[in-house]
Context: one part of a larger RNA
Molecule: small-subunit ribosomal RNA, central domain
Organism: uncultured bacterium
RNA sequence: CUGGGCGUAAAGGGCGCGUAGGCGGAUAUUUAAGUCGAUUGUGAAAUCCCUGGGCUUAACCUAGGAAUUGCAGUCGAUACUGAUUGUCUUGAGUAUGGUAGAGGAAAGUGGAAUUCUCGGUGUAGUGGUUAAAUACGUAGAUAUCGAGAGGAAUACCGGUGGCGAAGGCGACUUUCUGGGCCAAUACUGACGCUGAGGCGCGAGAGCAUGGGGAGCAAACAGGAUUAGAUACCCUGGUAGUCCAUGCUGUAAACGAUGAGAACUAGAUGUUGCCUGGCUUAUGCUAGGCAGUAUCGCAGCUAACGCAUUAAGUUCUCCGCCUGGGGAGUACGGUCGCAAGAUUAAAACUC
Numbered sequence: 001c002u003g004g005g006c007g008u009a010a011a012g013g014g015c016g017c018g019u020a021g022g023c024g025g026a027u028a029u030u031u032a033a034g035u036c037g038a039u040u041g042u043g044a045a046a047u048c049c050c051u052g053g054g055c056u057u058a059a060c061c062u063a064g065g066a067a068u069u070g071c072a073g074u075c076g077a078u079a080c081u082g083a084u085u086g087u088c089u090u091g092a093g094u095a096u097g098g099u100a101g102a103g104g105a106a107a108g109u110g111g112a113a114u115u116c117u118c119g120g121u122g123u124a125g126u127g128g129u130u131a132a133a134u135a136c137g138u139a140g141a142u143a144u145c146g147a148g149a150g151g152a153a154u155a156c157c158g159g160u161g162g163c164g165a166a167g168g169c170g171a172c173u174u175u176c177u178g179g180g181c182c183a184a185u186a187c188u189g190a191c192g193c194u195g196a197g198g199c200g201c202g203a204g205a206g207c208a209u210g211g212g213g214a215g216c217a218a219a220c221a222g223g224a225u226u227a228g229a230u231a232c233c234c235u236g237g238u239a240g241u242c243c244a245u246g247c248u249g250u251a252a253a254c255g256a257u258g259a260g261a262a263c264u265a266g267a268u269g270u271u272g273c274c275u276g277g278c279u280u281a282u283g284c285u286a287g288g289c290a291g292u293a294u295c296g297c298a299g300c301u302a303a304c305g306c307a308u309u310a311a312g313u314u315c316u317c318c319g320c321c322u323g324g325g326g327a328g329u330a331c332g333g334u335c336g337c338a339a340g341a342u343u344a345a346a347a348c349u350c
Stems, first nucleotide, its partner, number of pairs: 003322004007304002012318001014201004021194003025088004030083002033081002035077008049065006091191001092188004096183004103177007110154001115149007125136002162169002206247006215241002220236004258317006266295013299306002323350003332343004
C1' cells in the first nucleotide's frame, strides 16, 4: 500500500467557471507502446530448498540440481487499453418556431400605512400592563378632519406555485440582459464528464468613506418584576437597518444527502409545453417531455427512514473521515484596515 465509510453515529467542499490530470459513444484500417506466449543472455559465490556423499551420529563439511518471482535482446499473438487514419449519429452542441417565470442590472412611477410639521374641531385625559409605573398631556395631548414633508416596505393575488449554480429573488412601467422548457426538421460530428491548484459569486452581522434616517432597534437610560434581575414585560433610545463605492468571506451557507451517466413496480396532486379525443367558451379526458410534492413495491438501512428527484443496482471524477477531551486551539505561513478568516499540530489526559 491493498480496507471500511461520509442523511441523523467522525466525514459532501457554501456555490459556480475552468487549467493540469483522471475517465470517456459506435464502426473499420494500420501499428504493436501496455498486455500475453516462446526463446537467448544475464541474474557472482556462500546461504535457503531438494537429492546424494564424508566425519561412529548430529551440528558441521562437501557434490549436483532447483530457485533467484528481476532486467535486456530477438521472434511471435492482436481480444482489450493506447497511438494512427477514415467513417457514423444515439452523447454534446448550433440553427428555426413557440413558451412560462419574485432570474439579474439601471431608470422612472403608484397606492395603503407609520412618524413628523402646519391648520380646523374639541376637552381631560392618553398610553401601557397580569397589575402598574416611568413616559406624553391644560404651553391643549389622545381622538377626528384637511394640507404638506420624508424614509422604508410593497397587503390582497400568494399556492409543499414559479425562477436562479448557490447565496437568494415578490407593487407597477420602460430599457438592457442571463438561463430553462417544448415541438418539428436541418446542420456540426464525440466537440464529452469530472476537476487538484486557480479565478469568480457568496445571507446576515461587521469595517472604511460619503449620503440618508420614517419605522424598528444591539448598546445605553428609566419604570416594573424579583431574595437579587447586569434578563424576560413596559417607556424612551444610539449604532445599525436604507443608498453609492470598496472591504470582509463566514452561517443549522441544510435535502445536515458532491457532480455526471445508465438501469430498476406503481398510485395521486400540482407547474410549463406539446399531441389526440370529447365538448364547446374553457374546460373534461388519454398520452409524451421537463419540473415540483405526497404515498408506496423490490432493494437498501443499526434503526429512523430512503424508495425513477434513491439513502436501490452499477460506472467515472473530485472533496472529506479514521476514539473523546486538549482544539478548529497554539506556533508558523497566507489573506484582511480591523474584527478576524484560512491552513493546522503536539505535550498531557480519559